[in-house]
About this RNA:
Predicted 3D model of RNase P RNA and transfer RNA as a complex of 452 nucleotides. Rfam match: Bacterial RNase P class A. Rfam links the family to the GO terms tRNA processing, ribonuclease P activity and dimeric ribonuclease P complex.

């Protein structure tokens, strides 16, 4: 110098003028104070909160899937194991079960899964330039994938047929909380792949979402049509009361169970209002210091309060300074550092009930590390 | 703000349990006709929105992302 890899921050600052929203003070004029993000985004996960019954049982369905820990919880995070990629710094992995069962593996190929003989090799008798029978998975060919691999022995040719090493399987011992690892002898090896195919196993999950929900106000044609339903028993002279429980609803997959349930429920059409308050921002919150822990995280102490708008505020202009880039000049061996002058650039994006994550978008700097090249 | 759905040829759409990318209309050429339309024959045209993963193999399965569409207010 080039290429790369990882990490934590920042997201210009100050002043003046004009302007916007909330709150406070003021009769008013006006004044004071606060005013977006690391992703406020995608709505992909997990929760808080609210209503439905206190969130119940079963089936179905959905999700997660190496181990341990962290956390309110998670599909998140930390540490570790195993596998894979890279020369390396480092990065990636939906990583349970294929011997519970079912299914699929196109084309090619003899054969695609308890198999099989196309070519080849060997043997046999025919018999003569070939055909038949048997053996054989070593060699060839097909394919993404061909029934452990290499070598030696063995054989008619071959073959875990026998042996050694490697791989594999189950067993035992040791280490580890565990995933797993190491060692030992044993077993000739046992039906390949796909579960982001159905499925099995383990664990988790009720539904809806602040347009949830609550209070008040205003208005009307407080309406029409269709469908379903208005049971039974007791008391009473009656009005009525009590029990039962049908449609339907809570219950937005189904069943059970339970609650409500009579001028009732559902759907469609039409009509009215497009309002106010609340939920609404102080919270698994932020900053600093210390302790525990490899770490995620947690505990203790001190301090702080930092948007709550609703056709929706948080902006614009100018000046100075800072960062960086370009051009010119100076210094210089130098295109580097430094100095002077001029000109430019700064992204992605914007709260809408609130948190914890993930993912995606995005600017220029900084620090650690790796590889390559050059060198005085 | 929240829920749901879609993206395949120029347009409108199929594509079932993963193995051939298709149909109708349109377009181009030839025939037919005096000429045009219609008709007949032939043909072209595709990053399956984009990127990644699983698999031997992806329009299809999974993940991420872009764009578009649609529904949801209270009162009775």
């Nucleotide at each position: 110098g080039g290429a790369g890899c990882c990490g934590g921050a920042c997201a210009g600052g100050c002043a003046a003028u004009c302007g916007c929203g909330g709150c406070c003070c003021g009769c008013a004029a006006g004044g004071g104070u606060c005013g977006a993000g690391g992703a406020a985004a995608g709505u992909c996960c997990g929760a808080a909160c609210u209503c439905c019954a206190c969130a119940g049982g079963g089936c179905a369905g959905u999700g997660u899937g190496c181990c341990u820990c962290g956390u309110a919880a998670c599909a998140c995070g930390a540490g570790g194991g195993g596998g894979g990629g890279g020369c390396g710094a480092c990065c990636c992995c939906a990583c349970g079960g294929a011997a519970a069962g079912u299914g699929c593996c196109a084309c090619a190929g003899a054969a695609a899964a308890a198999a099989u003989a196309c070519c080849g090799c060997c043997c046999c008798g025919c018999a003569u330039c070939g055909a038949g029978g048997g053996g054989u998975a070593a060699g060839g060919g097909u394919g993404a994938a061909a029934a452990g691999g290499u070598g030696c022995g063995g054989u008619a040719a071959g073959a875990g047929c026998g042996c050694a090493c490697c791989g594999c399987g189950a067993c035992g011992c040791u280490g580890g909380u565990a995933a797993c690892a190491g060692c030992g002898g044993c077993g000739g090896c046992a039906g390949g792949g796909c579960a982001a195919a159905c499925c099995c196993c383990a664990c988790a999950c009720g539904g809806a979402g602040c347009a949830a929900g609550g209070u008040c106000a205003a208005a009307u044609a407080g309406a029409a049509a269709a469908g379903c339903g208005c049971u039974u028993c007791c008391c009473g002279c009656a009005a009525g009361g009590g029990a039962u429980g049908a449609a339907g609803g809570g219950c937005g997959g189904c069943c059970c169970g339970u609650c409500c349930g009579a001028u009732g429920c559902u759907u469609u059409u039409g009509g009215g209002u497009a309002g106010a308050c609340u939920g609404c921002u102080g919270g698994a919150c932020c900053c600093c210091g210390g302790g525990a822990g490899u770490g995620a995280u947690u505990c203790c102490g001190g301090g702080g309060c930092a948007a709550g708008a609703u056709g929706a505020a948080u902006g614009a202009u100018u000046g100075c300074c800072g960062u960086u880039c370009c051009c010119g000049g100076g210094c210089u061996c130098a295109u580097a550092c430094c100095c002077c002058g001029g000109g430019g650039a700064a992204a992605c994006a914007g709260a809408a009930u609130u948190c914890g994550g993930c993912u995606u978008a995005u600017g220029g700097a900084c620090g650690a590390c790796u590889c390559c090249g050059g060198u005085g | 703000g929240g829920g749901c759905c879609g993206c395949u040829a120029g347009c409108u759409c199929a594509g079932c349990u993963g193995g051939g990318a298709g149909a109708g209309c349109g377009c181009c050429g030839c025939g037919u006709u005096c000429g045009c339309a219609a008709c007949g024959c032939g043909g072209a045209g595709g990053u399956c929105g984009u990127g990644g993963g699983u698999u031997c193999g992806a329009g299809u399965c999974c993940c991420a992302u872009g764009c578009g569409g649609u529904c949801c207010a209270c009162c009775a």